[in-house]
Context: one part of a larger RNA
RNA sequence: UGACGGGACCCGCACAAGCGGUGGAGCGUGUGGUUUAAUUCGAAGCUAAGCGAAGGACCUUACCAGGGCUUGACAUAUAGGUGGUACCUACUAGAGAUAGUAGGGACCCUGAACUUCGGUUUGGGGAGCCUAUACAGGUGGUGCACGGCCGUCGUCAGCUCGUGCCGUGAGGUGUUGGGUUAAGUCCCGCAACGAGCGCAACCCUUGCCGUUAGUUGCCAGCACGUAAAGGUGGGAACCCUAACGGGACAGCCGCCGACGAGGCGGAGGAAGGAGGGGAUGACGUCAGGUAAUCGUGCCCCUUAUGUCCUGGGCGACACACGCGCUACAAUGGUAGGGACAGAGGGCAGCGAGGCCGAAAGGUGGAGCGAAUCCCAGAAACCCUACCCCAGUUCAGAUUGUAGUCUGAAACCCGACUACAUGAAGCCGGAAUCGCUAGUAAUCGCAGGUCAGCCACACUGCGGUGAAUACGUUCCCGGGUCUUGUACA
Numbered sequence: 001u002g003a004c005g006g007g008a009c010c011c012g013c014a015c016a017a018g019c020g021g022u023g024g025a026g027c028g029u030g031u032g033g034u035u036u037a038a039u040u041c042g043a044a045g046c047u048a049a050g051c052g053a054a055g056g057a058c059c060u061u062a063c064c065a066g067g068g069c070u071u072g073a074c075a076u077a078u079a080g081g082u083g084g085u086a087c088c089u090a091c092u093a094g095a096g097a098u099a100g101u102a103g104g105g106a107c108c109c110u111g112a113a114c115u116u117c118g119g120u121u122u123g124g125g126g127a128g129c130c131u132a133u134a135c136a137g138g139u140g141g142u143g144c145a146c147g148g149c150c151g152u153c154g155u156c157a158g159c160u161c162g163u164g165c166c167g168u169g170a171g172g173u174g175u176u177g178g179g180u181u182a183a184g185u186c187c188c189g190c191a192a193c194g195a196g197c198g199c200a201a202c203c204c205u206u207g208c209c210g211u212u213a214g215u216u217g218c219c220a221g222c223a224c225g226u227a228a229a230g231g232u233g234g235g236a237a238c239c240c241u242a243a244c245g246g247g248a249c250a251g252c253c254g255c256c257g258a259c260g261a262g263g264c265g266g267a268g269g270a271a272g273g274a275g276g277g278g279a280u281g282a283c284g285u286c287a288g289g290u291a292a293u294c295g296u297g298c299c300c301c302u303u304a305u306g307u308c309c310u311g312g313g314c315g316a317c318a319c320a321c322g323c324g325c326u327a328c329a330a331u332g333g334u335a336g337g338g339a340c341a342g343a344g345g346g347c348a349g350c351g352a353g354g355c356c357g358a359a360a361g362g363u364g365g366a367g368c369g370a371a372u373c374c375c376a377g378a379a380a381c382c383c384u385a386c387c388c389c390a391g392u393u394c395a396g397a398u399u400g401u402a403g404u405c406u407g408a409a410a411c412c413c414g415a416c417u418a419c420a421u422g423a424a425g426c427c428g429g430a431a432u433c434g435c436u437a438g439u440a441a442u443c444g445c446a447g448g449u450c451a452g453c454c455a456c457a458c459u460g461c462g463g464u465g466a467a468u469a470c471g472u473u474c475c476c477g478g479g480u481c482u483u484g485u486a487c488a
Base pairs, nucleotide, nucleotide: 001488002487003485004484005483006482007481008480009479010478011477012476014472015471018435019434020433021432022431025326026325027324028323029322030321031320032319033317034316041052042051063312064311065310066309067308068307069306072135076134077133078132079131080130081129082128087104088103089102090101091100092099093098107126108125109124110123111122112121113120114119137301138300140299141298142297146295147294148290149289150288151286153284158197159196160195161194162193163192164173165172166171177188178187179186203278204277205276206275208246209245210244211243212242213241214240218235219234222233223232224231249272252266253265254264255263256262315454328428332387333386334385335384336383337382338381344375345374346373349368350367354363355362356361394425399420400419401418402417403416404415405414441464442463443462444461445460446459447458
């Protein structure tokens, strides 16, 4: 000087107060284990486990079995060879990779001859192909050799420097102290005076108002028009869209405070003391993670640890754990009717109305590269009716049958529809998680990936919309000062 223990002060959904869960069930998914020819690899408390994977039937694919190749699936260079060459089509053999046969059949630069000026013949070179050699190739190893990127402490308020001063020195001071703040934020004091990286602000978004603008969006007044409809003329008010500006500063009043920083209350205001949310992550820590994104030192393989193909596996299943979904019902279930979003996506795309089907879906193709058209009927909610507490008109697993769609192809191993079947489950032990407001809870919608989809995931969007916080003794994590230490 730190780390750790004690003390003082102070924070954080840390506890408490409260609401909903997890732990029990079924299913989905990830992991361990076991199994396997293979069940590819990585991730490991918090900070691994719906994580890399924003899409494993083939492909992907790195794994396994079998069948092939060896200058190689891919790059550059040199030498030699090669025009019926590259390439295309068909057929045959094969699981295919591949091999064989037949037919068609080029391109670029340049010289010469002929020419009806279209082209034809011929020579050289390039590309391509073949052979040879240098080499390629490796998702092989090392994240404890590295770059880059990321997680975490932690959006915690800290971490340092220059000069000066103090100390033999390590080092201290500044950065401590008194107040204050979300903050090393600011004020005051002080052998310190300044400064840097952090904090804050500048950026985006949302909440109020104005200006400009008015189509594809809007419709108050006027006119036309309809079964209905901004459908039409028109309008520029309103909504909205999207650009610019205004607005909030403890600015005003009172009180407290040291006449300070600031705090408390009030007014006005759409908004008040950082208005809400986001982006933004200091010096460093964990030899944290990644060699399988990529790059890269070293090591290793080189007729194989490279490469091509078919099939299988990554989907196994006595078990164990994590994260979720659906439930156990009446604040509910079922049937009929009625209402209201936001944000997105769309041309190898979204696909309307119509018609067919009980449905998944099919047919067909209007419109739309989209404030215009489509996906697209949001759901919870409201109204009416039934169910009457029961393993039920709860719950939907499992299984049978019949179908639909994508795709060469749904056996291993897809989703969806219909009928039948109707399992466990009656609110969950010890334990444990999230959340302080438009939050939790609950309800649906969209998107990326994507042929399809194992999405109940993830990322967004809006609808409905709570309860509680006395307090800081205790648990966990953190900050500052101080004290002890046989630890570094």

The part of an RNA shown here (small-subunit ribosomal RNA, 3' major domain) has 488 nucleotides and comes from Marinitoga lauensis. Taxonomically the source falls in Marinitoga (Bacteria, Thermotogati, Petrotogales, Petrotogaceae). It was read from a public genome assembly. Its Rfam family is "Bacterial small subunit ribosomal RNA".